[in-house]
RNA sequence: CUCACGAAAGGGCAAAGCCAGAGAGAUCUGGUGACGCAAAGCUACGGGUCCUGAACUCCAGGACAGCCGGGUUGCCGAA
Repeated sequence: CUCACGAAAGGGCAAAGCCAGAGAGAUCUGGUGACGCAAAGCUACGGGUCCUGAACUCCAGGACAGCCGGGUUGCCGAA
C1' cells in the first nucleotide's frame, strides 16, 4: 500500500410516528423524530415487492437502492 475484516475516534445517514406540501396511486419533498446502518453513497442491470391501465397471468407505463444480488465510487485503521 492492497484485499479481507470491523475495534476505537471524529464525523455521516435517518425507520416508524406526527406536521406541511406534490401525485390518480405506489411513493416523493421539507420539518420534527431515531429504529437501525460501514456503503442505509450512486446505479432499476437480474430477481423481487408495490401502484395504474376493466387486467390475477401476459403486456405497457410507473414506484421502491432501508428486500436480495450485480456494477461503480468512497472515510477511519486496532485485532